Overview:
Bacterial RNase P class A from Kutzneria sp. 744, 393 nucleotides, folded computationally. Its Rfam family is "Bacterial RNase P class A". Rfam classes the family as a ribozyme. Model confidence (mean pLDDT): 75 of 100. The RNAcentral record of the sequence draws on Rfam. The model forms 97% of the base pairs in the Rfam consensus.
[in-house]
RNA sequence: CGAGUCGGCAGGGCGGCCGCGUCGGCGGGCCCCGGUCCGCCGCCGAGGAAAGUCCGGACUCCACAGGGCAGGGUGGUUGCUAACGGCAACCCGGGGCGACCCGCGGGACAGUGCCACAGAGAACAGACCGCCCGGACGCCGCGAGGCGGCCGGGUAAGGGUGAAACGGUGGUGUAAGAGACCACCAGCACCCCGGGUGACCGGGGUGGCUAGGUAAACCCCACCCGGAGCAAGGCCAAGAGGGCGCCGCACGCGGCGCCUGCGCAGGCGUUCGAGGGCUGCCCGCCCGAUGCCUGCGGGUAGGCCGCUGGAGCCUGCCGGCAACGGCAGGCCAAGAUGGAUGGCCGCUGCCUGGAAACAGGUACAGGAUCCGGCUUACAAGCCGACUCGUUCG
Numbered sequence: 001c002g003a004g005u006c007g008g009c010a011g012g013g014c015g016g017c018c019g020c021g022u023c024g025g026c027g028g029g030c031c032c033c034g035g036u037c038c039g040c041c042g043c044c045g046a047g048g049a050a051a052g053u054c055c056g057g058a059c060u061c062c063a064c065a066g067g068g069c070a071g072g073g074u075g076g077u078u079g080c081u082a083a084c085g086g087c088a089a090c091c092c093g094g095g096g097c098g099a100c101c102c103g104c105g106g107g108a109c110a111g112u113g114c115c116a117c118a119g120a121g122a123a124c125a126g127a128c129c130g131c132c133c134g135g136a137c138g139c140c141g142c143g144a145g146g147c148g149g150c151c152g153g154g155u156a157a158g159g160g161u162g163a164a165a166c167g168g169u170g171g172u173g174u175a176a177g178a179g180a181c182c183a184c185c186a187g188c189a190c191c192c193c194g195g196g197u198g199a200c201c202g203g204g205g206u207g208g209c210u211a212g213g214u215a216a217a218c219c220c221c222a223c224c225c226g227g228a229g230c231a232a233g234g235c236c237a238a239g240a241g242g243g244c245g246c247c248g249c250a251c252g253c254g255g256c257g258c259c260u261g262c263g264c265a266g267g268c269g270u271u272c273g274a275g276g277g278c279u280g281c282c283c284g285c286c287c288g289a290u291g292c293c294u295g296c297g298g299g300u301a302g303g304c305c306g307c308u309g310g311a312g313c314c315u316g317c318c319g320g321c322a323a324c325g326g327c328a329g330g331c332c333a334a335g336a337u338g339g340a341u342g343g344c345c346g347c348u349g350c351c352u353g354g355a356a357a358c359a360g361g362u363a364c365a366g367g368a369u370c371c372g373g374c375u376u377a378c379a380a381g382c383c384g385a386c387u388c389g390u391u392c393g
Base pairs, nucleotide, nucleotide: 001389002388003387004386005385006384007383008382009381012348013347014346015345016344017343018342020045021044023042024041025040026039027038028037029036030035047364051375052374054373055372056371057370058369059229060228061227062226066283067282068281069280071225072224073223074222075221076090077089078088079087080086091105092103093102094101095100106220107219111218112217113214114213115212128159129158130155131154132153133152134151135150137148138147139146140145167185168184169183170182171181172180186210188207189206190205191204192203193202194201195200233305234304235303236302241260242259243258244257245256246255247254248253262297263296264295265294266293267292268291275287276286277285278284312331313330314329315328316327317326318325319324349362350361351360352359353358
């Protein structure tokens, strides 16, 4: 210098003018005891993904909360974490010269299924071309014997088909062959030694001779999982009717306070239990009486809480390969709800083109209970480490 691999940051900045939202302070008006309106000042005010709603939780309710089946999820080991299907490191397998990257990583001897086409044959399979032996027949030959097709038997070493063909190389042996036998190697099973927390790795010995692939096919095994969700869930107000009390009264009623709570009709039922709940089913358990269900008609949709102080953030030190943890100090970062961030101007940053002037471009994209992850989108740019190649010193 070029090519690559991995990780991190960041997503324009400054100033001015006008305009928004919560909160705090000050002042004023209305009103009557607390609310509302206006003005001024001040702090703070969208993201790394706020997105997808894919996982895991916190929190709330069922509910005091059991068991089983179904269903769902994960799948090498060890750690981290509140937890996870996440993260870190490592093991094994595969890819790459390498830095590194990829993996639905337990089980094919529990069972079932599938492996198209080609091929003789695709799981205890198989004989197409071949090789060997024998028989009868034909031809040639003095003879030994040779050639040809046919029939029977042996063979799976050679060739072919295929993604894949029942271990590989060399030899012994054989009529020809074959783990039939032998040496070495690979694989499998068992035993021993060493290293490692472990998955596993290395070494040695014995053995029989070798029993395909596929489980992101069904399945088996191991482990894990209640359900619903802030529109969760609470409080207040309002409301048609009724009940009780007090006061007034023209005795027709009216006002105030409290409690309950919409009206009509039908059916079932009240401890010998209707109905409801345990959010798929069963058992079991619980609630349950002015009760529950069905039909028709009517009222309300308002306000407050939940709502932001957290498994929180920042800095330093220590431990750890790391994820992360511990200690100390500091900080308080939107809480809207007809749903807040906008508009204009000037200068400037970065990128491209251009000698310059200048011109063009500047991404993906905005809360709604909140966190930890994953996935997807992203213009331009910056930083660090490592690998390979080339050149120079």